Predicted 3D model of a 349-nucleotide part of an RNA (small-subunit ribosomal RNA, central domain) from a metagenome. Its Rfam family is "Bacterial small subunit ribosomal RNA".
Context: one part of a larger RNA
RNA sequence: UUGGGCGUAAAGGGCGUGUAGGCGGUUUAGUAAGCCUGGUGUUAAAGGCCUUGGCUCAACCAAGGUUUGGCGCUGGGAACUGUUAGACUAGAGUUCAGGAGGGGGAGCUGGAAUUCCAGGUGUAGGGGUGAAACCUGUAGAUAUCUGGAAGAACACCGGUGGCGAAGGCGAGCUCCUAGCCAUGGACUGACGCUGAGGCGCGAAAGCGUGGGGAGCGAACAGGAUUAGAUACCCUGGUAGUCCACGCCGUAAACGAUGUGCACUAGGCGUUGGGUAUGCAAGAUACUCAGUGCCGGAGCUAACGCAAUAAGUGCACCGCCUGGGGAGUAUGCCCGCAAGGGUGAAACUC
Numbered sequence: 001u002u003g004g005g006c007g008u009a010a011a012g013g014g015c016g017u018g019u020a021g022g023c024g025g026u027u028u029a030g031u032a033a034g035c036c037u038g039g040u041g042u043u044a045a046a047g048g049c050c051u052u053g054g055c056u057c058a059a060c061c062a063a064g065g066u067u068u069g070g071c072g073c074u075g076g077g078a079a080c081u082g083u084u085a086g087a088c089u090a091g092a093g094u095u096c097a098g099g100a101g102g103g104g105g106a107g108c109u110g111g112a113a114u115u116c117c118a119g120g121u122g123u124a125g126g127g128g129u130g131a132a133a134c135c136u137g138u139a140g141a142u143a144u145c146u147g148g149a150a151g152a153a154c155a156c157c158g159g160u161g162g163c164g165a166a167g168g169c170g171a172g173c174u175c176c177u178a179g180c181c182a183u184g185g186a187c188u189g190a191c192g193c194u195g196a197g198g199c200g201c202g203a204a205a206g207c208g209u210g211g212g213g214a215g216c217g218a219a220c221a222g223g224a225u226u227a228g229a230u231a232c233c234c235u236g237g238u239a240g241u242c243c244a245c246g247c248c249g250u251a252a253a254c255g256a257u258g259u260g261c262a263c264u265a266g267g268c269g270u271u272g273g274g275u276a277u278g279c280a281a282g283a284u285a286c287u288c289a290g291u292g293c294c295g296g297a298g299c300u301a302a303c304g305c306a307a308u309a310a311g312u313g314c315a316c317c318g319c320c321u322g323g324g325g326a327g328u329a330u331g332c333c334c335g336c337a338a339g340g341g342u343g344a345a346a347c348u349c
Stems, first nucleotide, its partner, number of pairs: 004320003007303002012317001014201004021194003025088007033081002035077009049065006091191001092188006098181002103177007110154001114150008125136002162169002206247006215241002220236004258316006266294012298305002322349003331342004
């Protein structure tokens, strides 16, 4: 609860796609459902309110009047909404001529590093730390050279730089594929915005089956530290991390800021286009789409935000309503499980 809100106080759904629904550009004609207006019927009486009257007053009683509204029938109006028919191009889209990009998927390839294996040289240490020890090494380590194997990640470029709806994406090449941007033409002609449910995507960890396993490394073991040390440090090390397929569906999934559209001072960078000036280069100016910093009005509790708004408006969705109990219990749905989604109350302050 006809109210106020959601960057940080409680509150934006993790993100998209889209169903119903809600909302919707310019113009002409019709219609008349909504809307405006007239008539009429009804809305019992009593009651309420107003006026007057009757009981000596009042309570009480009686008569007349009144109000707005609802509903039905009937007539009128046509600005707006709806609806029907037609038209338009400024929204939206298609196509052609261009552009940038770590967007996605698959395959192939590369070098550096690491570890291991084999061999050569070589000899007593190496490693590690605050200091040590466990560890490793005369069965020849560490160091160094040669050869080989394996897996994972791609230094520099690299950038408040790019791409993606979000999660996210970074060696090179090839193939397949999606989106985006500017300018100009042609075309469609409102085809739009949002979006309860639904569907899809969704880091890490985790789960299932099968591979793989270099480095790192929960658990675990040992060594230290310490009063203790189930830790921080060290030596090892299993799951895992990697691949394929299938689940899980959660995060401080954050810009802690829903999406779309319009409007509202400036200044300085940067990325990708375009236009103009210029013989050309360097450059300058303007402009569109991104991405940053500063700042005015305005907003804000303040911090701050400030054309990438948290300003001014409109449309639609989601969400909040004191703290704890509690994201718990229960029911239902989903999941192999872990658990997830929905989600209280008693009680208490």